The part of an RNA shown here (large-subunit ribosomal RNA, domain II) has 681 nucleotides and comes from a groundwater metagenome. It matches the Rfam family "Bacterial large subunit ribosomal RNA". The coordinates come from a structure-prediction model, not an experiment, and the mean pLDDT is 83.

Context: one part of a larger RNA
This record gives sequence, structure tokens and C1' cells, in this order.
RNA sequence: GCCAGGGAGUUUCUCUAUGUGGCGAGGCUAACCUUCUAUGAAGGGUAACCGGAGCGAAAGCAAGUCUGAAAUAGGCGUUAGUCACAUGGAUAAGACCUGAAGCCAGAUGAUCUAUUCAUGGGCAAGGUGAAGUCUCUCGAAAGGGGGAUGGAGGCCUGAACUAGUGUUGUGUACAUGCACUUAAAUGAUCUGUGAAUAGGGGUGAAAAGCCUCUCUAAUCUGGCAAUGGCUGGUUCCCGCUGAAAUAUGCCUUCGUAUAGUCUCGUCUUGUUUGUUGACGUUGUAAAGUACGGAUUGAAUUCGCAGGACCUAUUGGUUACGGAAUUCGUUCCAACUCAGAAUAUGUCAAUUGCAUAGGACGGGAAACAGGGUGUGUAUGUAAGAUACACUUCCGAGACCGGAACAACGGAGACUUAAGUUAAGGUCCCUAAAUUUAUACUAAGUGUAACGAAAGGUGUCAUGAACCUGAGACAAUGGGGAUGUAAGCUUAGAAGCAGCUAUCAUUCAAAGAAAGCGUAACAGCUCACCCAUCGAGGUUCAAGGCCCUGAAAAUGGACGGGGCUAAGUAUAAUACCGAUACUUAAGCGGCACUCGAAAGAGUGUUCGGGUAAGCGGGCGUCUUUUCUGCGCAGAAGGUUUUUCGAGAGAAAGGCUGGAGCGGAAAGGAAUGAGAAUCCUGGC
Repeated sequence: GCCAGGGAGUUUCUCUAUGUGGCGAGGCUAACCUUCUAUGAAGGGUAACCGGAGCGAAAGCAAGUCUGAAAUAGGCGUUAGUCACAUGGAUAAGACCUGAAGCCAGAUGAUCUAUUCAUGGGCAAGGUGAAGUCUCUCGAAAGGGGGAUGGAGGCCUGAACUAGUGUUGUGUACAUGCACUUAAAUGAUCUGUGAAUAGGGGUGAAAAGCCUCUCUAAUCUGGCAAUGGCUGGUUCCCGCUGAAAUAUGCCUUCGUAUAGUCUCGUCUUGUUUGUUGACGUUGUAAAGUACGGAUUGAAUUCGCAGGACCUAUUGGUUACGGAAUUCGUUCCAACUCAGAAUAUGUCAAUUGCAUAGGACGGGAAACAGGGUGUGUAUGUAAGAUACACUUCCGAGACCGGAACAACGGAGACUUAAGUUAAGGUCCCUAAAUUUAUACUAAGUGUAACGAAAGGUGUCAUGAACCUGAGACAAUGGGGAUGUAAGCUUAGAAGCAGCUAUCAUUCAAAGAAAGCGUAACAGCUCACCCAUCGAGGUUCAAGGCCCUGAAAAUGGACGGGGCUAAGUAUAAUACCGAUACUUAAGCGGCACUCGAAAGAGUGUUCGGGUAAGCGGGCGUCUUUUCUGCGCAGAAGGUUUUUCGAGAGAAAGGCUGGAGCGGAAAGGAAUGAGAAUCCUGGC
């Protein structure tokens, strides 16, 4: 891992609701007793209990009573119960099953290990050379020095023994070996044997270490089915309806109670999702400046605190500044003179309505929600957080979007045929290589995406100006004189700088727009003429396109590919869903008929998680009735038939002795999951 078997809402007391039945102003027995055909049945037994009258704190009164001075006021009452069985739910119990870490009590442990005690044992070899002793010597002495001897030391080197530093070596079943290396090795040394200390206790050169693979409180047994608002699991079928993830409270936030939402029953009765109209409500969007506040320009008035200037004794003036008013400018969540769309109230009409709605009662689930759109708040922002409305997912299949919970279409009883929706129609791939007119040249695009700023890319539009009295561009020619203007300067001649910027001749020509020279010179420009011969120049707002444009393996329009099979505007066909239509069938509900079975009619009924409700299938067993079986029961295996399904029946083979059907009961009654339990492989 697979298979087989086992495996989870039970039982009792009480309460409550519903159903069925008995009796009924009553209902019912409990213990117990008696009898019999004796795990049972029948008879007796009203003790208790419930009901039959309530109200008030009470006295008390009573179909009433209490409050009260009182009431035509209000509260609570005045309407059949009770017993049994069954089912749903609640309380108390282990209470659907499995699962802690823990807490307490009593015992068992120091053969491991910690420390201690008693008694024994072990420590190759070598080095160093303390005290003491002997001797020589110096000294007055105290004492010093040398040499021998001696053999001290938590001394040195280094085996056994003990330890376990490094290699993140090597190996492994990670409670651990091996290799090399390393530390100590006469000592706070190592070690054998025997003994002592015990669980909130011991022992500890202290690491919360160790106390028999167990230690921040050992192990075993018991309390014990501890408790768990937490995780996991909870076994057959079909039918009807169908949620919530919100509010409020809680030592409350993964829980729970009440309400809202769901379901079932009883009763009641018409009701209003949508649409329209009438009469109302509102103060948002946009807007506005009438109020409040902010913003800015100007004008007027006021010397008004301060500053500046003039006077200096008051004071005067003021293009500094301040205040007020007026006219303009720009605004506002905490501004509104006014003011939509939506939204919403009442009434009416219309429409819809297997009625919906309402009341009461039984049963819940749920109280972690999430996404799009619109409007807000916070935030740089977010697939962010918190709200409001809406819709979807949740609990929703199907079609489209390449794939894709919530985006578009559309709400799936079964089968068949047709028609459409969104979206598509070159191939993959069902359907147009469809029609018309434009644009794009960037593979832009064909998917969701790209800013400010740029473009003499291209298309079309508008305006102004120039233009056969010749425009624009190109080419040829001219571009002068007073004058080298004056000043400055070494020089300054159009062109370092300052000032001025005139006049003349002209078709035109600046006291010069640029280059250039040391200064001149020189080359262009403005401006004019000629040549040429038809449109040109500038601006504005658009369409498509280009730049702006950067991400990590190579690479994505879904792919191929496409110059349309791209983009824009029109048009006509076709494809395309469980949608719609038609036909047949099944089921639910309502109504009618019927004693029932059932039949008919109607239906804008039949997606569904949690959950509620209804009807069935199967297993074991009891009672009664009725059957089958050695001419082959159960079981196994296989085929066929029936049923919507749980399932049922028949035939063949096997098997070899028991097994069904109907009705009414009783349950240790249904497995695929629980890191489920046991066994097999």
C1' cells in the first nucleotide's frame, strides 16, 4: 500500500411538542397481594400525582381579582383533561466515536548513573634533582659558597589504565563503532566488591546534569471513559423546500445566547416583487457665491499700532504696512440663494400570485466569508483595510473568455428534433478566404497594457497670408555713396567696447544679421533685378503610425500563420448552450370525481452545500399464518429480466442441509476514508 473482518446519536429519570389510541370533569395507578396454562397473563390495590379557579406581597375576595378615590383604564385570569405507546427536542448522567499535555494518591526502583562510606587492587621506562646528611672552605659571629650523598613534587617526557580535542574523516539500524590526532597519567588519580541517600525527594567541582534507552519533577497501578469552546471521522435510496457568514450581549473575538434569514405544522386572510400616475420627503452629484471661511487684482476711504522721511514741542507726509467698503478673479467634507438623476412614504390603477403575507408552535443551520461594478474613508500604493448599494461565487452545472470560484451568455427532471444568446466564421476548429468604403507599412496589430514630452511618417479638415501686376524654392547678377559715422584705442575701417543710428543715389542695398583680419582685406545675409512658370507659406485641431519603452533558462497573437486573416464605419448570411420552441415520458403540488385504488384538469413547478420535512430498500431476531428443500436449502460464481433507486426475481455451474413469503413487533441494523483496530499478502 491493497484486501477481508471489526468500527461511531445509545440507555434511564424528568420536562416539552406532535401523532395514534383508551377513558373523560375526570384520568391514572405505584409498591404490594391473589390466581393461572407461570421469564408471562388476568384480577385486586386511588396511597401519591395531574386536572377541575383564579387574583393579590398579604389580610382577603372570587369568574373574577389586583392597582386605585374611581373608571367605559390597565395587568393576570375565566376556552378539557389525563394515561399509555411512538417520534422530534431539552436537562442530568461518559451521552455520537477517537485523541492530549497534565493533576492527585499508593507503591517499585541507586545491577545505569551522582555523591558518600567500608574493604581490596593498578600505575612500563626515562628525566629533573627540594629538604636533610657528610665534607671542603670564607667569616669574630649571624650566616654564606663549593662538592658529594639524598630522593621531594596536585614537577617533566611517555606505555598500560583513564578521558574524549579535532577531522562536520570513515562507517552505521542516530541509544554508535573505527582510524589518525589529542589531554592527564603519585593524584582533587583510576578501579573491583559490598553498602547508604527516593520523587517536590535524592545526588550534583552546577550542565536544570544524573536517579536502569524515561527527568524543568522517575516508573507502575489506581482516581479514569480526567477534561478538551480544538483536529479528524460518523456507514442504504429517492422526493419537497432551502440558508447564513449580519445586529446586540458575554474575560467575548475559531465559542455561545437572543433577533434576522431556512424548514415543518396549525390557524387566519386577500396581498403587491414589478410598471404607471397623483401628492409628498431629501440636500448628494453637478453648480453657485446670497451666508460662513479661504484666494487674488484694482479702486476709494481712514494716519490706524509699527516702520521710513521731514520737522523736532505738539506734529506733518507716506508707491512700506494695516483696517474697512466697492468692483472683478479663484475655491470649500465640517459653505448653500438655489438644486437634479436615483432613492423613499401614502393613495390609486395595472400586473403577478401551485396564492404571497401575517400570527402561534416544533426543528435547525449560521454568527471566519469572498469577487465584479458604483460611491466613500485611510493609505505613495496594493490581489490592502473598513463601510454603503448592487449582483455573482459560496451552494450553480452548461456555452464563450486558449487554460481560468465569482468577466459575458444562461439558471441543468429524462429523451429526440429544431431556433437562437454571448462569442465567432483562413487552418488546427462548427460556420464568410462575404459585400462596400477608407486608413495603417509599424508584423503596428490580430490578447489584457503604457504617460508626460517629441516626430518635415502619412491621411483627411479648417483658418490666415503670398500668388500670371509671376508667389515659394533653386540659379545668375547687384548689395552702393557721404564714411574708416563719432568716441575710445597701439589699432577699432559695418562686425572688442560706448554714443548715435542720419542723409544721398537708387530697381535695391542695415552707420549692418553671421563668418573672418593684428587692423584692413575677403565670404555670406537682409533687400533688389533677371531666369523659371503654379501653386506656396504659417498656424490650429483630428485619424492611424513612430520614438519615449529596462529583468533575470529560449518563447509566445492559444498555435500555425496573416499586409489582411489588422484597424474604422456600414450590411447580409451562417455557426454556436442543458437558454427558447415542438413531441413523448417521469415526478411534485393544487383542484374536481371517487369508499379506496385511481382517473381527469391546471401548473411562469422539478440546480442545490449546511439544514428542516416526507416516503421507501436491505440485515439480524420474536409471534401468528402460510410455504420450499437430497428429484438438491443456505452460501459461491455467472447470464438474463424487472425497478427512478436502495434493490428484487429467474436460468446455468458449484455446493451439500437447511431456507423463505405475508402481517405485526424488537434492534449491539447498512463503511471508503477516523496518521482508525486486528489479520493476510